[in-house]
Formats: sequence, C1' cells, structure tokens
RNA sequence: CGUAGCUCAGUUGGAUAGAGCACCGGUUUCCUAAACCGAAGGUCGGAGGUUCGAGUCCUCCCGC
Repeated sequence: CGUAGCUCAGUUGGAUAGAGCACCGGUUUCCUAAACCGAAGGUCGGAGGUUCGAGUCCUCCCGC
C1' cells in the first nucleotide's frame, strides 16, 4: 500500500460507494476507427472489535 477487468479518488466516521480507461449496447458511417449517448460491473484483501453509524478508527491474519 490493498476500493469495478486496469489506473486511482473518497475531507473530522454521516447517511444511496465514485471517476477515467477497457468491455457491452445504441446513434453516426458503405465498413472500421473516432466522436456522442446509454447500460452493466464492488462481500472496499480476510476475520473480529468500537460506534446510533466504519472504505475511514482499533486488533490479528494474508498479499505486494
């Protein structure tokens, strides 16, 4: 340090977890690409604990 397939945000713990790229569908095109629009995709490394509430704090473990 570990959050979507990849790269990463996530404020003092606060209410429904996000962005870009990729993938899929659509518009456009003779076709492809590009562009634009839309959809899908998450046990937030694992297990406990604290708290009204944990991605966020504490403990142990796993991986780099």